[in-house]
RNA sequence: CCAGAGGGCCGGGCGGCCGCGUCGGGGAAACUCGCCGAGGAAAGUCCGGGCUCCAUGGAACCACGGUGCCGGGUAACGCCCGGCGAGCGCCGCUUCGGCGGGGCUUAGGGACAGUGCCACAGAAAGCAUACCGCCCGUCUUCGGACCGGUAAGGUCGAAAGGGUGCGGCAAGAGCGCACCGCGCGGCUGGCAACAGGCGCGGCACGGUAAACCCCACCGGGAGCAAGACCGAAUAGGGGUGGCACAUGGGCCUGGUUCCGGCUCGCCGCCCGGGUUGGUUGCUUGAGCCCUGGUGCAAGCCAGGGCCUAGAGGAAUGGCCGCACAUCCGCCUUAGCCUCGGUGACGGCGGAGGACAGAACCCGGCUUACAGGCCCUCUGGCAUA
RNA sequence: CGGGGAGUGGCGCAGCCUGGUAGCGCAUCUGCUUUGGGAGCAGAGGGUCGCAGGUUCGAAUCCUGUCUCCCCGA
Numbered sequence: 001c002c003a004g005a006g007g008g009c010c011g012g013g014c015g016g017c018c019g020c021g022u023c024g025g026g027g028a029a030a031c032u033c034g035c036c037g038a039g040g041a042a043a044g045u046c047c048g049g050g051c052u053c054c055a056u057g058g059a060a061c062c063a064c065g066g067u068g069c070c071g072g073g074u075a076a077c078g079c080c081c082g083g084c085g086a087g088c089g090c091c092g093c094u095u096c097g098g099c100g101g102g103g104c105u106u107a108g109g110g111a112c113a114g115u116g117c118c119a120c121a122g123a124a125a126g127c128a129u130a131c132c133g134c135c136c137g138u139c140u141u142c143g144g145a146c147c148g149g150u151a152a153g154g155u156c157g158a159a160a161g162g163g164u165g166c167g168g169c170a171a172g173a174g175c176g177c178a179c180c181g182c183g184c185g186g187c188u189g190g191c192a193a194c195a196g197g198c199g200c201g202g203c204a205c206g207g208u209a210a211a212c213c214c215c216a217c218c219g220g221g222a223g224c225a226a227g228a229c230c231g232a233a234u235a236g237g238g239g240u241g242g243c244a245c246a247u248g249g250g251c252c253u254g255g256u257u258c259c260g261g262c263u264c265g266c267c268g269c270c271c272g273g274g275u276u277g278g279u280u281g282c283u284u285g286a287g288c289c290c291u292g293g294u295g296c297a298a299g300c301c302a303g304g305g306c307c308u309a310g311a312g313g314a315a316u317g318g319c320c321g322c323a324c325a326u327c328c329g330c331c332u333u334a335g336c337c338u339c340g341g342u343g344a345c346g347g348c349g350g351a352g353g354a355c356a357g358a359a360c361c362c363g364g365c366u367u368a369c370a371g372g373c374c375c376u377c378u379g380g381c382a383u384a
Numbered sequence: 385c386g387g388g389g390a391g392u393g394g395c396g397c398a399g400c401c402u403g404g405u406a407g408c409g410c411a412u413c414u415g416c417u418u419u420g421g422g423a424g425c426a427g428a429g430g431g432u433c434g435c436a437g438g439u440u441c442g443a444a445u446c447c448u449g450u451c452u453c454c455c456c457g458a
Stems, first nucleotide, its partner, number of pairs: 001380010013322006020037002023034004039355001043366002046364005051223004057259006064219005069083005084108001085106004090101004109214002114212002116208003131154002133150003137146003162180006181203001182201004187196003227280004237271007248264005287306008326351006335342003385457007394410004404441001412428005434450005
């Protein structure tokens, strides 16, 4: 310098003019003055909360939904950080079996609790089998047939009941051995997931849980159009008093049960709701910035500073000028080369700001995004 | 702003739960029938299962993300 991968930040600057909105001041009004005025995603509404209501609860069981390696962070999470295992590239070494380093991805509990499924093909697809083949024996019309052994080889498949090598055998086979894999037991290290030795076992136990299911943990529902207040009038409704009634009915926000509560029919008196409208909820909050400490990190702690839209179908924009990033066209110097071109640098002219838009708030995730800057890792080339 | 549902030939739908061959009706085309048309009969063509990724041997179906459309609530 080029290529690839991962991550962080910015996402327009300065000046002038005109304009829009809330709030505050002035004014009788027209109007005027001042402060402030979108985002990293304000989006999707996919998770987790705050807040509010469901009159007020408690317990057990069931159902439903969600999450799922380990440790930590957090108010909480399905989020984040660190690690472990697995998978896929890259590099180095290699006795070619592997080993080591670094990167990316990861919805990653359980398949000896049980059930289901594994199409087609194939001999055989779940506790298996023998089509071709190989081998012993018998018979033979010499083509082969039959009985038995075998699972190395062929065939089918996504998957064929350990793999490679040597021995062994009639042919074979964990039949025996070495290494690797697998299972069981114990040891060491680690908080743990797990890793590494050791011993035993010739191998028994295929895959699928983003199939039912099992285990562990979590979860009440609805949502600011929640909810509260103000205001004239009617029904519904509420309060209170009397009478009546009941070992009963209904309700207590997934269902059932238990405990504990509320309530019912008639009459009298009193109050007066909801929508539209106005006010509130409404923005000071798990808040932002800086510094220091601590931690590998996410983050946490301490100190200092700041107030930064609150809004009703909804304001935050436009024009001009100047530079700058970028792009396009033309001209052209050095250099390169196949001698006709390409052209770093430079000159002229033109274009020129992406995705998008608060509506109760916050923490995440995901998705969209022109362009620019920075950091880390890997590989290649060149130079020293 | 909040809540819910659906995308499969040209149109209307099934298949999805329980993964393996995408099917039905109308429409289109060809032939038969008819003097001709319609109806009828026989046959054929036509589908990226909205898009992308994942799980799995295998995805319309299961999971995740995304796009579009529809409905409801003052």
Description: Predicted 3D model of RNase P RNA and transfer RNA as a complex of 458 nucleotides. It holds a member of the Rfam family "Bacterial RNase P class A". The family's RNA type in Rfam is ribozyme. Its family is annotated with ribonuclease P activity, tRNA processing and dimeric ribonuclease P complex in the Gene Ontology. Its mean pLDDT, the model's own confidence on a scale to 100, is 75.